[in-house]
RNA sequence: AAACUUGUUUUCUAGGGUUCCGCGAUAGAAUGAAGGCUAUCGGUCAGGUCCAAGAGAAGACACACGAUGAGCAAUUCAUCGUGCACACGGAGGGAUAAAAGCCCGGGAGGA
Repeated sequence: AAACUUGUUUUCUAGGGUUCCGCGAUAGAAUGAAGGCUAUCGGUCAGGUCCAAGAGAAGACACACGAUGAGCAAUUCAUCGUGCACACGGAGGGAUAAAAGCCCGGGAGGA
C1' cells in the first nucleotide's frame, strides 16, 4: 500500500410525517334540539394504522472455535458451551400519501 471477512432476518424503540381511522374547526341539507350524515380545512392534532435506525434494544438463524456422543471414517451428524468486535460523520438528492436516524451511505469528509 492492497485484498478478503466482520452476515441474514423477526419483534420493538428513538424518531417521522399525514394516505386511511380518529380528533378539532367551519359550512350545508333535513330538522325543534342533541346526535348522526356530507364537504372543506387543520399534523404548531400528546392518538391508532403506516415508515423506521451500519454506528439503538431484545431474540432466531447462519458462521467460527471448543467439548461430548454416534459412526470404519470424513472437510459427517446431533447436543451443549463460548464468540459474533469497533464505529465521528455533513450538505445534497431519492422513494412512498408525505417525511425521517429509511435509501444513496461503514458514502464524501474527518480522527
Molecule: Guanidine-I riboswitch aptamer
Organism: Paenibacillus qinlingensis